[in-house]
RNA sequence: AGGAGGCCGGGUGACCGCUGUUCGCUUGUGCGGGGAGAGGAACGUCCGAGCUCCACACGGGCAGGGUGCCGGGUAACGCCCGGGCGCGGCGACGCGACGGAAAGUGCCACAGAGAACAGACCGCCUCCGGCUUGCCGGGGUAAGGGUGAAACGGUGCGGUAAGAGCGCACCAGUCCCUCCGGUAACGGAGGGGCUGGGCAAACCCCACCCGGAGCAAGGCCAAAUAGGAGGACAGUCCCGUUCCUCGGACGGGACGGGAGCGCCCGGCUCCGUCCUCGGGUAGGCCGCUCGAGCCCGUCGGCAACGGCGGGCCUAGAUAGAUGGUCACCGUCCUGCCGCUUCGCGGCGGAUACAGAACUCGGCGUACAGGCCGCCU
RNA sequence: GCGCCCGUAGCUCAGUAGGAUAGAGCGGCGGUUUCCUAAACCGCAGGUCACAGGUUCGAAUCCUGUCGGGCGUA
Numbered sequence: 001a002g003g004a005g006g007c008c009g010g011g012u013g014a015c016c017g018c019u020g021u022u023c024g025c026u027u028g029u030g031c032g033g034g035g036a037g038a039g040g041a042a043c044g045u046c047c048g049a050g051c052u053c054c055a056c057a058c059g060g061g062c063a064g065g066g067u068g069c070c071g072g073g074u075a076a077c078g079c080c081c082g083g084g085c086g087c088g089g090c091g092a093c094g095c096g097a098c099g100g101a102a103a104g105u106g107c108c109a110c111a112g113a114g115a116a117c118a119g120a121c122c123g124c125c126u127c128c129g130g131c132u133u134g135c136c137g138g139g140g141u142a143a144g145g146g147u148g149a150a151a152c153g154g155u156g157c158g159g160u161a162a163g164a165g166c167g168c169a170c171c172a173g174u175c176c177c178u179c180c181g182g183u184a185a186c187g188g189a190g191g192g193g194c195u196g197g198g199c200a201a202a203c204c205c206c207a208c209c210c211g212g213a214g215c216a217a218g219g220c221c222a223a224a225u226a227g228g229a230g231g232a233c234a235g236u237c238c239c240g241u242u243c244c245u246c247g248g249a250c251g252g253g254a255c256g257g258g259a260g261c262g263c264c265c266g267g268c269u270c271c272g273u274c275c276u277c278g279g280g281u282a283g284g285c286c287g288c289u290c291g292a293g294c295c296c297g298u299c300g301g302c303a304a305c306g307g308c309g310g311g312c313c314u315a316g317a318u319a320g321a322u323g324g325u326c327a328c329c330g331u332c333c334u335g336c337c338g339c340u341u342c343g344c345g346g347c348g349g350a351u352a353c354a355g356a357a358c359u360c361g362g363c364g365u366a367c368a369g370g371c372c373g374c375c376u
Numbered sequence: 377g378c379g380c381c382c383g384u385a386g387c388u389c390a391g392u393a394g395g396a397u398a399g400a401g402c403g404g405c406g407g408u409u410u411c412c413u414a415a416a417c418c419g420c421a422g423g424u425c426a427c428a429g430g431u432u433c434g435a436a437u438c439c440u441g442u443c444g445g446g447c448g449u450a
Stems, first nucleotide, its partner, number of pairs: 001376003005372004010329007018037002021034005039353001043364002046362005051214004064210005069083005084098001085096004099205002104203002106199003121145002123141004128137004153171006172195010218286004228277006235255009257271005293312008330351004335347005377449007386402004395433001404420005426442005
């Protein structure tokens, strides 16, 4: 100078408050004491689960979505660990959506002759024709130039009119077969065939996985008002029946009530009363914090992680508590000053990111400053 | 809290199976016309396509992560 990993992320005291819990006194329900009270990311809500309700209650398929080298870990994962391969770096190390382009379809702008079972602008050649004898036309060619991100393997020799995997040798890539190492991905060796551009974070193909919604899930208790269902009761007068009773019961008939329009009359409008039940709202309770939990030791494993033993209980608010002020101390500063010397003192500044809301396992993102050991 | 959607010029929108100068209307500025203005006509400027990274020869478009805004749900 750099690489990689783990950890911390203010402390003490006083005063004033907030939310649960426990004990006591009180019951108007409050007061007093004890004890507890945010994070490594509580964040983003990007994945995977638990839990609850709905659907299907068997298996398979279509559609849609996701994942994609190999092995292991895990409840599970798109996460983690180890390995392989590729790329970057002198190196420690880092990064990788890393199956298939030889199943099919599609795209490859501009430039360029030609952009995918291609093509001939310049160039090279002349077995052909014409003539003004070095040009034109035809033909051959794909070495060289040029264009482009990319031009149909590379180098050399032979070969040829000039050339070309046309032939050969070596190299590169890929497929098949055999052997060796490895659980495997893969690596190495030998032989044979071939030379097939890229893009699948284009459609697609292959393999595997996925039912949907979410604690405002869901369950219980349950005001007032309105609406629903059921039941009871309706005021006064007259008549009849019956009972021992001037009174009661039953049946029938007639007349009536209350409220509002300021009051009275007329007129108009509206209306039964009470009780019970069930659904359901406000509100309250449960879900709700003991769980794939945390710490220590030991054993197995390279590791992720797992087994065993011991110990611990560690927020549950509901419009949302976990805070505020002051003092002192700590940490840092390429700040200023002084002493003096690479330390000390004083002054000044900074002290982050952010805050539970059902709960876990991950990932991603933000973070003043500091500590520890390791590697190049 | 949970679920979902959007972001292109000052404003409203096109452009989305990737293709090289990213367009349109309104608005702004300048000019012509007019005595002046409006209208009309002509011209010009104005965009890190919200930001960052990746895939690709090439990204407004495809993928991932952030930032900002909006909607639904008791």
This is a predicted complex of two RNAs, RNase P RNA and transfer RNA, with 450 nucleotides together. It holds a member of the Rfam family "Bacterial RNase P class A". Rfam classes the family as a ribozyme. Its mean pLDDT, the model's own confidence on a scale to 100, is 77.